[in-house]
This is a predicted structure of an 82-nucleotide RNA (c-di-GMP-I riboswitch aptamer) from an Actinomycetes bacterium.

RNA sequence: ACCCGAUAGAGGCAAACCCGUCGUAAGGCGGGGACGCAAAGCCAUCGGCCCAAGGAUUGGCACGGGCGGCUGGGUUGCCGGG
Numbered sequence: 001a002c003c004c005g006a007u008a009g010a011g012g013c014a015a016a017c018c019c020g021u022c023g024u025a026a027g028g029c030g031g032g033g034a035c036g037c038a039a040a041g042c043c044a045u046c047g048g049c050c051c052a053a054g055g056a057u058u059g060g061c062a063c064g065g066g067c068g069g070c071u072g073g074g075u076u077g078c079c080g081g082g
Base pairs, nucleotide, nucleotide: 002082003081004080005079012037013036017032018031019030020029021028022027035069041075042074043073046072047070048067049066050065051064054063055061
């Protein structure tokens, strides 16, 4: 440097659901809670998905808003093994 996550230790994150709050919504944030996760760390200009108040349109739209817990992409990294 590359590959792997079978075993062990330390630590980390936190789905559904519930409560509060913001939002038209998708969804965000805080608290509780753990289904899971070796990148479930970070990024979002590409791909994918979701929303529809405002905007445009005869309509389609996707100007706009959101999701990384979306098997793609970029980037950094703990432990163990090869």
It matches the Rfam family "c-di-GMP-I riboswitch aptamer". From the family's description: GEMM was predicted in a large-scale screen for bacterial structured RNA regulatory elements.